[in-house]
Context: one part of a larger RNA
Molecule: large-subunit ribosomal RNA, domain IV
Organism: metagenome
RNA sequence: CCCUGGUUAAGGAACUCUGCAAACUGACUCCGUAACUUCGGGAGAAGGAGUGCCUGCUGGCGUGACGUACCUCGCGUACGAGAGCGUCGGCGGGUCGCAGUGAAACGGGGGUUGCGACUGUUUAACAAAAACACAGGACUGUGCGAACUCGUAAGAGGACGUAUACGGUCUGACGCCUGCCCGGUGCCGGAAGGUUAAGGGAAGUUGUCAGCGAAAGCGAAGCAGCGAACCGAAGCCCCGGUAAACGGCGGCCGUAACUAUAACGGUCCUAAGGUAGCAAAAUUCCUUGUCGGGUAAGUUCCGACCUGCACGAGGGCGUAACGACAUCCCCGCUGUCUCGACCAGGGACUCA
Repeated sequence: CCCUGGUUAAGGAACUCUGCAAACUGACUCCGUAACUUCGGGAGAAGGAGUGCCUGCUGGCGUGACGUACCUCGCGUACGAGAGCGUCGGCGGGUCGCAGUGAAACGGGGGUUGCGACUGUUUAACAAAAACACAGGACUGUGCGAACUCGUAAGAGGACGUAUACGGUCUGACGCCUGCCCGGUGCCGGAAGGUUAAGGGAAGUUGUCAGCGAAAGCGAAGCAGCGAACCGAAGCCCCGGUAAACGGCGGCCGUAACUAUAACGGUCCUAAGGUAGCAAAAUUCCUUGUCGGGUAAGUUCCGACCUGCACGAGGGCGUAACGACAUCCCCGCUGUCUCGACCAGGGACUCA
């Protein structure tokens, strides 16, 4: 010096990213307990008192000798009396120590806000969470040899189920709610028209060749090659619907008798221009915004404001209870610190 324990004057978080770690608290009985609340809770809230031993009195419960009566006479039934012992209390008196749950096991507490309703689940071996799941809600597919999944298939799961069922997607208890846009993409419906494949269809054309011709060349049938009109579905175009489908939800000017602001007006664009609620937020760049609170002093925190760089119902906003979650504050308590010191054990180190 390191590790693991223990003690520490005065102060008591001044430490630090953070009270990390440690300390405090702790059992049982009694008293007593706030806001809020889904009336269950919050609650062991908080806060307080008692606790050993000896002795007196007293109560409950268990056990219970014995006595009386009766008779279907027995290890019988009913009633009465209750000593002793055991056990659980209550009230009083006394007594010892610094200390009586005398050791050990054995909650520190309170307030605020964020997130997630909750119990659960997770990165086996750096993350336990505000992530996942969850009951509940919604949309959508599926009529049964179901949809869907695995498999080339047979077959199997779904399910020995049958729409109060099963699959997929989103949301995520509960409360109050969930606005506008269907132009684009998707899905659903429609079938008049346009387009359109294979195929059908053959106008025409090419090769070959009998024949004709002096030659150039023309060229029937057949066999082959190519092949225009025209007829050809779904799809697409087209016409509608649909946003708890994918998604989207404006700009510039002017205007009120102080100023400021703009209920109001004008104009351009759009499918429609963000409603309710919330807001410097797990979201705010400028920013330590501004005001208020708390502190002697507060980039954090809480309450407001709204100029929302870039909230908003792809859920928003609340919410009792819950949380090894996150934030700030307070009480208690402490070697975290001022600032160190000492003790014990084990290493390191020296020697063998």